[in-house]
Context: one part of a larger RNA
Formats: sequence, C1' cells, structure tokens
RNA sequence: CCCGCGUUAAGGAACUCGGCAAAAUACAUACGUAACUUCGGGAGAAGUAUGGCCUUUAAUGGGGGAAGGUAGUGAUAUCGGAACUUGUUGGAGGCCGCAGAGAAUAGGCCCAGGCGACUGUUUAUCAAAAACACAGGUCUCUGCUAAUCUGCAAAGAGAAGUAUAGGGACUGACACCUGCCCGGUGCUGGAAGGUUAAGAGGAGAUGUUAGUGCAGCUUGCUGCACGAAGCUUUGAAUUGAAGCCCCAGUAAACGGCGGCCGUAACUAUAACGGUCCUAAGGUAGCGAAAUUCCUUGUCGGGUAAGUUCCGACCUGCACGAAUGGUGUAACGAUCUGGGCGCUGUCUCGACGCGAGACUCG
Repeated sequence: CCCGCGUUAAGGAACUCGGCAAAAUACAUACGUAACUUCGGGAGAAGUAUGGCCUUUAAUGGGGGAAGGUAGUGAUAUCGGAACUUGUUGGAGGCCGCAGAGAAUAGGCCCAGGCGACUGUUUAUCAAAAACACAGGUCUCUGCUAAUCUGCAAAGAGAAGUAUAGGGACUGACACCUGCCCGGUGCUGGAAGGUUAAGAGGAGAUGUUAGUGCAGCUUGCUGCACGAAGCUUUGAAUUGAAGCCCCAGUAAACGGCGGCCGUAACUAUAACGGUCCUAAGGUAGCGAAAUUCCUUGUCGGGUAAGUUCCGACCUGCACGAAUGGUGUAACGAUCUGGGCGCUGUCUCGACGCGAGACUCG
C1' cells in the first nucleotide's frame, strides 16, 4: 500500500452527481396514532412508557385426587373437591449492576411530486424499469366441415368447444370523460354507366394452285395476270367476370385537427368584425410538463445562499382525448426534491485486529 473488520474527542452531510457506504432502528406488553381514502385501508403510522432477580399477595386454567355427603346388606356407584403439582395474568414491598428484549436473532421514520393502478414478468453472463403482462374497456372476423394456424397431402390444433364461444387488433384497475374531420389511404356495401383477360365469334385479309385469260414464239412450251375448293398464316365488329374508375358508409380504422388584418372613453387586451384557405380547423381537461428551443421564462414557497424541487401564470419552438385525456386511495429493491434521527461520508485524521503484497530463510 491492497483486502476484510473494530473503536474514535468536538462537530454532524460541511462529503458527494447523489447520505453511495456505514451508523442508527429492531422483540414483547400497554398507551397513543394525522392527512387522505375505493371505508378495506393508511397503520407496526408517527410518538411514548415498561421489561432482570427475591419476598409476599390476588385472580384464573390444566393435572391430581384426600376428608366428607348420598344410595346400596355389600361389592360398588355418584357427588365432593383438600394436599401436592404445573402454567397465565395482576398488586405490594425489596435487591444488584453503567446497562434487565443485558448475548445472538432482530423495521429507521416523516413530508411532497413524476411514472406505472395493484401481485406478477424481463435483457441466463453490465439494464428489473416508467418496459412486458394484467383484470377491465372497445372494434373486428367467425353459424361449425367456423374463422384462424401448421402441413405437399392425408391430417392435426381450434375443440371432444359452439357467439356468455373462438381468432385478430388497440387500450390497460377505478372515477369523470373520450370533441370535430370520411378530402387522402384502408375496410365494408352498391351495382346503373366507363374501362377490362382468356375464351366464344369469324367480317375480311395473306400464302399456295386445279383452272382461266393474255403475250411471246421454237405449236407445246415459256412468261405475266386473275384465281375455285382445300390447306396455311392471320383476323375486325360483337360477346365476355372480378378488379379499377364511380356512388355511399365507416375514425376505440391508418390518420388529420389553419393564416392575415382591424376594433372598447388612459394604456393594454380584444368579447366583436372583415378576408383567404380547408375534409375539418384542437373541444373538455392539462400545460416551461418523462413534452418548453429561447430558458436558470416570470411570480410565490423552501435555503444565509436553490440551473434541481413544489405551487401558480400561459407567450403550448413542438400537450390533448382508448398511438387514450385528466385525476386517483393502496402498492413499488422505481425516479425526483425536502426534513428528523443517525453516523469516520466529511473537517482530518488516528489507533487496534486479521489476511495479502513486500523483506529474510
């Protein structure tokens, strides 16, 4: 010096990002116990007193069964409750120590706020949380050979269930609530019209050539033109579903929820008016917030002094209603601020014990 412990005058968080760590509290009995509350809780709230041993006394429970009474001729039965013994609780008096839950085991507490209702779950091995789940709520699909999922299939799960059931999505106890927009995207419904595939259809067209015509001449050949049937290559009109276009509905579907100018008898502000745009222009509630850039906003509280904290204000860069809004008792190894107690965290160190490092062997 490192690790693990013990003690420490005076002070008592001055330490530090932060009381991290340590200290303190701790058991039983009695008294006493606030706000708030979903009336269950909160609560072991908080806070206070007592606790050993000896003597004596009272009440009471268990064991134990004597004397005695009654019935019976008796054996005996049935009442009865003493001595003794073992607990529990209280009263009085006394004794000892620094100390009586004498060791060990063995809650620190309070106030305010954020988040999540709660018990639970999670990153085996740096994250336990405000994340996940949850009961409850809503929407949607599914009528049973169900929807959905697995499998190439047979088949299986769903379910030996049947809409008070099963699948999917979102939200997340409870209380009060959940506003406006269907223009876009999605979903559902509609079928008049437009568009639309294969297929059907076959107006025509192409190639080929039996033949016909014409020309030439070497008179039976050549060349040119036309061209039936068949075959071939194509092919217009017409017909032809869903879908898309179109028409409606639907936001606890994905999502969205404005700007400029003027105006009141101090000033300021604007209940009011004008105008442009939109599908509609953010309602209730909350608000410098887990959201506020400017910002340590401004005011108040707490401190001698407070970028944090709490209460307000509203100028919301860029809250807002099941991507839920606002509250909320209880709960939390949660996060934030304050206080009491307590302490070697510190002023500021010191001493002691044990195990290493180190030196010698």

A computed fold for a 361-nucleotide part of an RNA from a marine sediment metagenome, annotated as large-subunit ribosomal RNA, domain IV. Rfam family: Bacterial large subunit ribosomal RNA. Its mean pLDDT, the model's own confidence on a scale to 100, is 87.